[in-house]
RNA sequence: GGACACGACACGGGGUGCCGCCUGGCGGCUGAGAGUUAGACCCGUUGAACCUGAUCUCGAUAAUCCGAGCGAAGGGAUGCCGGUCCUGCAGCAA
Numbered sequence: 001g002g003a004c005a006c007g008a009c010a011c012g013g014g015g016u017g018c019c020g021c022c023u024g025g026c027g028g029c030u031g032a033g034a035g036u037u038a039g040a041c042c043c044g045u046u047g048a049a050c051c052u053g054a055u056c057u058c059g060a061u062a063a064u065c066c067g068a069g070c071g072a073a074g075g076g077a078u079g080c081c082g083g084u085c086c087u088g089c090a091g092c093a094a
Stems, first nucleotide, its partner, number of pairs: 001086004006082002009079002011044004016038001017029005050075003056069004
């Protein structure tokens, strides 16, 4: 100096839908997460976390970004330290 699918810290980004009921709330479905006394979950350019397209298309479902397409589309939020490995230079010694 570089690489890594690693770890920690700090910082930042993001979503919170559908259905039923006795609707200040409770229950059911999918999911990592479905609203907060979250200090939770996921993601941070190796970027499908998330947004636009979208009151989209097809297939299921009680219903829904529930599944697939769209998607080699357009956007989208980082620093440092440690660890492991590789490599270069300089000095000293032999």
Molecule: TPP riboswitch aptamer (THI element)
Organism: Arthrobacter sp. PAMC 25486